[in-house]
Molecule: c-di-GMP-I riboswitch aptamer
Organism: Chloroflexota bacterium
RNA sequence: CAAACCGAAACGCAAUAUCAUUGAAAAAUGAUAACGCAAAGUUAUGGGUCUAAAAUCAGGAUUAUUUUAAUUACCUGGUCAUGAUCGCCAGACUUCUGAA
Repeated sequence: CAAACCGAAACGCAAUAUCAUUGAAAAAUGAUAACGCAAAGUUAUGGGUCUAAAAUCAGGAUUAUUUUAAUUACCUGGUCAUGAUCGCCAGACUUCUGAA
């Protein structure tokens, strides 16, 4: 001097809670306050997780008719990201500080 590990000091971010806004929801943004974080900076690239508006299936319900058929609209349940999560894990890119 450089790198790794680490995080004393300085700097940075901001969990959760509350309020407001957006959204179908998950969640996001802003303010206050710090749970914590050596990438808790950026990126939805892979995996995981969350939500289910729309779509679709089933049942109910309704109408005509008494054989059954239909679904304008409504309710319940199932399936499903194109939605979200980077402070879930990993990848890619960038990077401040320097005590032991």